About this RNA:
The prediction has a mean pLDDT of 88. Predicted 3D model of a 350-nucleotide part of an RNA (small-subunit ribosomal RNA, central domain) from an uncultured bacterium.
[in-house]
Context: one part of a larger RNA
RNA sequence: UUGGGCGUAAAGGGUGCGUAGGUGGUUUGGCAAGUUAUGUGUGAAAUUCAAGGGCUUAACCUUUGAUGGUCAGAUAAGACUGCCAGACUAGAGUAUAGGAGAGGGUAGUGGAAUUUCCGGUGUAGCGGUGAAAUGCGUAGAUAUCGGAAGGAACACCAGUGGCGAAGGCGACUACCUGGCCGGAUACUGACACUGAGGCACGAAAGCGUGGGGAGCAAACAGGAUUAGAUACCCUGGUAGUCCACGCUGUAAACGAUGUCAACUAGGUGUUGGUCAUAUAGAAGUGAUUAGUGCCGAAGCAAACGCGAUAAGUUGACCGCCUGGGGAGUACGGUCGCAAGAUUAAAACUC
Numbered sequence: 001u002u003g004g005g006c007g008u009a010a011a012g013g014g015u016g017c018g019u020a021g022g023u024g025g026u027u028u029g030g031c032a033a034g035u036u037a038u039g040u041g042u043g044a045a046a047u048u049c050a051a052g053g054g055c056u057u058a059a060c061c062u063u064u065g066a067u068g069g070u071c072a073g074a075u076a077a078g079a080c081u082g083c084c085a086g087a088c089u090a091g092a093g094u095a096u097a098g099g100a101g102a103g104g105g106u107a108g109u110g111g112a113a114u115u116u117c118c119g120g121u122g123u124a125g126c127g128g129u130g131a132a133a134u135g136c137g138u139a140g141a142u143a144u145c146g147g148a149a150g151g152a153a154c155a156c157c158a159g160u161g162g163c164g165a166a167g168g169c170g171a172c173u174a175c176c177u178g179g180c181c182g183g184a185u186a187c188u189g190a191c192a193c194u195g196a197g198g199c200a201c202g203a204a205a206g207c208g209u210g211g212g213g214a215g216c217a218a219a220c221a222g223g224a225u226u227a228g229a230u231a232c233c234c235u236g237g238u239a240g241u242c243c244a245c246g247c248u249g250u251a252a253a254c255g256a257u258g259u260c261a262a263c264u265a266g267g268u269g270u271u272g273g274u275c276a277u278a279u280a281g282a283a284g285u286g287a288u289u290a291g292u293g294c295c296g297a298a299g300c301a302a303a304c305g306c307g308a309u310a311a312g313u314u315g316a317c318c319g320c321c322u323g324g325g326g327a328g329u330a331c332g333g334u335c336g337c338a339a340g341a342u343u344a345a346a347a348c349u350c
Base pairs, nucleotide, nucleotide: 004321005320006319007304008303012318014201015200016199017198021194022193023192025088026087027086028085029084030083031082033081034080035077036076037075038074040072041071042069048066049065050064051063052062053061054060091191092188093187094186095185098181099180103177104176105175106174107173108172109171110154115149116148117147118146119145120144121143125136126135162169163168206247207246208245209244210243211242215241216240220236221235222234223233258317259316260315261314262313263312266295267294268293269292270291271290272289273288274287275286276285277284299306300305323350324349325348332343333342334341335340
């Protein structure tokens, strides 16, 4: 490089937006760049190949022919691709009655519970464990009643339920705001798909500055356990967890399954619409559409399994893989306050 692959064997980028590029719906006319055909020129000789000839053969020499091109000019064709001009509406989008939703942001409000403080009642234990001890308590704890403060999280509802590109999102109210669905018309008229670089978002932990600090809790201290116990268990406990602004840019960031489009038996749940039918009814039945589950036909698969939400049959574009270790390491570059991230080898070894 060709070929082959990427759910679990190596391999889908964490996710989106989008530049260049690649690819691109139906139809008419034109052009003739790609394309096809014919012919001309040229592609030196030697070499190579084929058929002959010459050295006694052979190597070698020699004659004729052939081969060899993203080549150039000419003539012609006009299906397909392309370019130019025109038209279309099935892709895409816009407007308009509606609808569901923990989608995002800001501000405010609420109750339960934990903890602490104050006051009342009350007396000797409480707490904790496999069993204990450290710890707390006669300076009155635990328990119980009333009050206050403060922080964090929102029981039930709750559901293989919903929303979001992913990360993720769950008390209530208001305001601001993104997307989605389906119904009927009207409009634009290919405006589309993908997307190297790039830009934005991106759990937790961590970092910087300033707040906050109830509970929990790395580190740390003590008590146990044990041969030891730098652990598991217990009592404490600081960063942190929370807020604002800025950084970091990684995860088993998982459906371990890139995005978009088309096609290919069924059955059964569920969520949001719409239509029809029948109706006393928020009940039912049927159809359609957008999600989300389970089971399965064909097919696929090494098997497990997947199976219209494909891992089936195809097309477009991107990313990635090439034996194990060394190693996602070293060096260099870029980014970062740092921690580190990213890009990414080789020797050697099996």